Transfer RNA from a Minisyncoccota bacterium, 73 nucleotides, folded computationally. It matches the Rfam family "tRNA". Its family is annotated with triplet codon-amino acid adaptor activity in the Gene Ontology. The family's RNA type in Rfam is transfer RNA. The prediction has a mean pLDDT of 82. The RNAcentral record of the sequence draws on ENA and MGnify.
[in-house]
RNA sequence: GGGCCGGUAGCAUAGCGGCUAAUGCAUCUUGCUUAUACCAAGACGAUCGAAGGUUCGAGUCCUUCCCGGCCCA
Numbered sequence: 001g002g003g004c005c006g007g008u009a010g011c012a013u014a015g016c017g018g019c020u021a022a023u024g025c026a027u028c029u030u031g032c033u034u035a036u037a038c039c040a041a042g043a044c045g046a047u048c049g050a051a052g053g054u055u056c057g058a059g060u061c062c063u064u065c066c067c068g069g070c071c072c073a
Base pairs, nucleotide, nucleotide: 001072002071003070004069005068006067007066010025011024012023013022018056027043028042029041030040031039049065050064051063052062053061
């Protein structure tokens, strides 16, 4: 330098163009317990890597760039 894959909550992942984004773990609160843990119920937390474009509507499609991984040279 070229090709491919990925970037979404503190972490790990979902997410047919109709959606002010879902699940688990973690955190917090309450219950339970002598207490901790387990368990149960609930709450909190994302402007979806950045900037443009297409569209009535973009996490999703297109372009450029940034970051990470793999392969080729």